[in-house]
RNA sequence: UGAGUCGGCCGGACGGUCGCGUGCUCCGGUGCAAACCGGGGCCCGAGGAAAGUCCGGGCUCCAUAGGACAGGGUGGUGGGUAACGCCCACUCGGGGUGACCCGCAGGCCAGUGCCACAGAAAACAGACCGCCUCGAUCAGCAGGCCGAGGUAAGGGUGAAACGGUGGUGUAAGAGACCACCAGCGUCCCAGGUGACUGGGACGGCUAGGUAAACCCCACCCGGAGCAAGGUCAGACAGGUGCCGUUGGAGGGCUGUCCGCCUGAGGUACCGGGUAGACCGCUCGAGGCCACCGGCAACGGUGGCCCUAGAUGGAUGACCGCCUCCCUGCAGGGGUAACCGUGUGUGGAGACAGAACCCGGCUCACAGGCCGGCUCAUCCA
RNA sequence: GCCUCCAUAGCUCAGCUGGAUAGAGCAGCAGCCUUCUAAUCUGCCGGUCGCGCGUUCGAAUCGCGCUGGGGGCA
Repeated sequence: UGAGUCGGCCGGACGGUCGCGUGCUCCGGUGCAAACCGGGGCCCGAGGAAAGUCCGGGCUCCAUAGGACAGGGUGGUGGGUAACGCCCACUCGGGGUGACCCGCAGGCCAGUGCCACAGAAAACAGACCGCCUCGAUCAGCAGGCCGAGGUAAGGGUGAAACGGUGGUGUAAGAGACCACCAGCGUCCCAGGUGACUGGGACGGCUAGGUAAACCCCACCCGGAGCAAGGUCAGACAGGUGCCGUUGGAGGGCUGUCCGCCUGAGGUACCGGGUAGACCGCUCGAGGCCACCGGCAACGGUGGCCCUAGAUGGAUGACCGCCUCCCUGCAGGGGUAACCGUGUGUGGAGACAGAACCCGGCUCACAGGCCGGCUCAUCCA
Repeated sequence: GCCUCCAUAGCUCAGCUGGAUAGAGCAGCAGCCUUCUAAUCUGCCGGUCGCGCGUUCGAAUCGCGCUGGGGGCA
């Protein structure tokens, strides 16, 4: 210098004018008051994702959340956490020259299923060609043809053909036997908390793939959701049918059974009424800084800070200036390409917006800043 | 807030218990027929199976994550 990889951060700043929302306060009006209306002042007023709603929790109600089945989820090991499907570290497998990246990473020697086409045969294997033996037959021989059998070493098919190489052996062959190698099972030793790694002995000679197929194993999961839930105010008009009133309808535990609680109403139709206010509501597993422990995620201690709460839903618009980009002009450096400086005109600033609150994941995002590391090339 | 379903040719759909060169109707184009047109008949054209990654020998089909759209309940 070029190419790459990983991580962290920002995501417009300042000023002016006008406007909006919560809170506090002042003035005026109405009112007994509470409060409301109008006007003024002050403070504060979206995000890294507020989003998707994909996970996990808090909170509230239903039994202090119960049992069984069904159902759902998770899936290497250790740790972090309120919890998680998240995060950190490690192991194993795969990719990359490398930094580094990716992994739904338990079990197919519990069982069942599936493996198209091709191929002889596709899972308790299988004789199409080939090889070999025997019988019969043709023939002068070589050999051909027919039949019975042996054979998985060779060919060919396939994603996959029941270990690989070499030898012994044999009619030809074959783990039938032997050596080495790969792989499997059991046991032992060493290291590690563990997944696992390294080594050794023995065994039978060999076991196909698929669980993101059913399934099995281990662990986890009660349900509903702030329109949860509660308080107050206000309006109206009831009627009919069916079921039920302690031998109990209905409701609460999304499904079934049990169990528990509640329980005098429930339900269908017709008719009528309301469309309010307040609490929940924002101070919280909160943020920032320092020190300590830990490889890290994270935890502990101390100090400082308070920062939206709307309910048809506020947080905006315009102007100036700075910043960034393109371009014109002027002047400077340089042989040139080009590089600084000043100035003018024009343009750009995304994705998107709280609605009970947190922890994550995922997706969208103009532009910019910082740092670690790797590879290649050049120079010293 | 909660729960579900769908996406395949220009349009409407089938296929989705894995095994195709992904089919059907309508539309389009060409031919036949007709004086001409329509209809009929024949042939043809037309597909990133919404997107990406994965599992598998093999993916429209299975898994995960997104994108877009529809429906339901309170």